A computed fold for a 265-nucleotide part of an RNA from Tragelaphus strepsiceros, annotated as large-subunit ribosomal RNA, domain VI. The prediction has a mean pLDDT of 89. RNAcentral holds the full RNA, with entries from SILVA.

Context: one part of a larger RNA
RNA sequence: CGCAGGAGAACUGAGGGGAGCACUCCCUAGUACGAGAGGACCGGGAGUGACUUACCAAUGGUGUUCGGGUUGUCGCGCCAGCGGCAGGCCCGGUAGCUAUGUAGGGAACGGAUAAGCGCUGAAAGCAUCUAAGCGCCAAGCCUCCCCCGAGACAAGUUCUCCCAGCAGCAAUGCUCUCAAGCCGGGUCGUAGACCACGACCUCGAUAGGCCGCAGGUGCAAGCGCAGCGAUGCGUUCAGCCGAGCGGUACUAAUAUGGCGUGCGG
Repeated sequence: CGCAGGAGAACUGAGGGGAGCACUCCCUAGUACGAGAGGACCGGGAGUGACUUACCAAUGGUGUUCGGGUUGUCGCGCCAGCGGCAGGCCCGGUAGCUAUGUAGGGAACGGAUAAGCGCUGAAAGCAUCUAAGCGCCAAGCCUCCCCCGAGACAAGUUCUCCCAGCAGCAAUGCUCUCAAGCCGGGUCGUAGACCACGACCUCGAUAGGCCGCAGGUGCAAGCGCAGCGAUGCGUUCAGCCGAGCGGUACUAAUAUGGCGUGCGG
C1' cells in the first nucleotide's frame, strides 16, 4: 500500500514444510513342513537401539548473585568480630539452564497404483490377465499425524464493537464532533540480539521493598559454664539466606501526548 467504511477477535484451509528407521525376544508352535537335522507363513504380544520433539517432578550436572569450613597475608588502633586478595582452596546448594535424566513420536485404517498374481473375454469356434470390462497387491504415491498458512490479488468466513445535523441539483459550505480502536510513554517477563510478542499502568499486585512460607546452609554474634589451653557445652533445628510460592500499595508504573472520524464508489 492492497483486500471498496473503520476496528477487535476467532476461524476455514488453497498451498507449503516436517515426520516416515531398524532389530531382538515371547505366544501361536517345536505346530505345518521334513527321514532327520532343523524349522516356518499368517496372526497376537513384550521390548531394545539410533533418530527426533517437549520437559525439569524424580536422578544428576551447573549454579563466580546463597550458606558454611579453612591456609597465608593485608586492613578496620588492639582483643574479639569482620572485610580484601584471578571463585585462594574446599564442602554443600534454591531458581533458571540442562542430559547422561523423564515423557512422547514413527503407526493403524482408507484411496489410486508398480512389478507381479487373477476373473470374465474376443479379435483368432481353441487358447489368452486385455483388446471392451472387473479384482488383488509395496517401506513407494495421495490422504491420515505434527507445524506454518487469506498478499490464497479468486486477497475467503463468522462474531462483536464504532461513526452528524443543516443548506445546496452538485461541487461544496456552515455549525458541531474526534468514535470504536491503535500507537507513543512507563513497571515488567511466560518473550527477546534490536524489533516483535505477552502481563500490568492507581477502577492497580507489573517490578522493587516489607511480611509469611517453601527451600539452602548447618547451629551466628554476644554472654554464661567447663578446661592451663586448643576446644567443648548451653542459650540455639540457631543465625544468615539469589532468582521460588503467596500476601501487602510503602516505592515506582505520574501527568499526559499523537493517530484514527461522522453510515461508506